[in-house]
RNA sequence: GGGCGAAUAGCUCAGCUGGUUAGAGCACUCGGCUUACAUCCGAGAGGUCACAGGUUCGAUCCCUGUUUCGCCCA
Numbered sequence: 001g002g003g004c005g006a007a008u009a010g011c012u013c014a015g016c017u018g019g020u021u022a023g024a025g026c027a028c029u030c031g032g033c034u035u036a037c038a039u040c041c042g043a044g045a046g047g048u049c050a051c052a053g054g055u056u057c058g059a060u061c062c063c064u065g066u067u068u069c070g071c072c073c074a
Stems, first nucleotide, its partner, number of pairs: 001073007010026004019057001028044005050066005
């Protein structure tokens, strides 16, 4: 330098070839249970969907560019 892939909650990851409230597990907070802790049960909080632009009535999803990370080739 070229090619491919990834970027969504604190962490690990879903999100059905665009559709009206963006989710799960773990972690965190509160309550219940317990003498207490753990487990278990219930509830809650937590997101500018990497960034910018474009297409569209409508974008996490499509297109373009940038950034970061990983793999391959030279």

About this RNA
Predicted 3D model of a 74-nucleotide RNA (transfer RNA) from a Candidatus Omnitrophota bacterium. The sequence is in RNAcentral, with records from ENA. Model confidence (mean pLDDT): 81 of 100.